[in-house]
RNA sequence: GCGAGAAUAGCUCAGUUGGUAGAGCGUAAGCUUCCCAAGCUUAAGGUCGCGGGUUCGAGACCCGUUUCUCGCU
Repeated sequence: GCGAGAAUAGCUCAGUUGGUAGAGCGUAAGCUUCCCAAGCUUAAGGUCGCGGGUUCGAGACCCGUUUCUCGCU
């Protein structure tokens, strides 16, 4: 230099053909217990890496760009 893949909650990851962004773990509060742990319930937490485009509507499609991984030279 060329090609491919990844980027979504604090962490690990889903998200089907474009149609209200989710799970587990963690965190906080409550219930339970003499206390802790365990268990149960509820809640908070997201410009979906960044910037544009297409569309009535984009996490998903198109272009550019950043970081990381792999391959080729």